[in-house]
RNA sequence: UGCUUAUCGAGAAAGACUGAGGGAAGGGCCCUUUGACGUCUUAGCAACCUGUCAUCAAGGUGCUAACUCCCAUUCCGGAAAUGCCGGAAAAAGAUGAGCG
Numbered sequence: 001u002g003c004u005u006a007u008c009g010a011g012a013a014a015g016a017c018u019g020a021g022g023g024a025a026g027g028g029c030c031c032u033u034u035g036a037c038g039u040c041u042u043a044g045c046a047a048c049c050u051g052u053c054a055u056c057a058a059g060g061u062g063c064u065a066a067c068u069c070c071c072a073u074u075c076c077g078g079a080a081a082u083g084c085c086g087g088a089a090a091a092a093g094a095u096g097a098g099c100g
Base pairs, nucleotide, nucleotide: 002099003098004097005096006095007094008093013042014041015040016039017038021031022030023029026071027070028069043064044063045062048060049059050058051056068092073089074088075087076086077085078084
């Protein structure tokens, strides 16, 4: 990096260092010098895999603003009606497991 598959409406933050961006990409909206992003430490959440064997959380991942922050494409329903509202699906993405 690619393929397959499962899940994505719940849950869980403090400190140190650093110092201006960040939330994938376009639009929106939001977070941020009352310190973002990142790194480290500690803590926590969760239960995908291993283990145990019937619920534990020991090991490997993962995660700890906002539904994957929302929209974006298609379909369905409603509404004097392209635009708004609701629903479903897809695409894209994230994470796990397996494979090349």
Molecule: SAM riboswitch aptamer (S box leader)
Organism: Arthrospiribacter ruber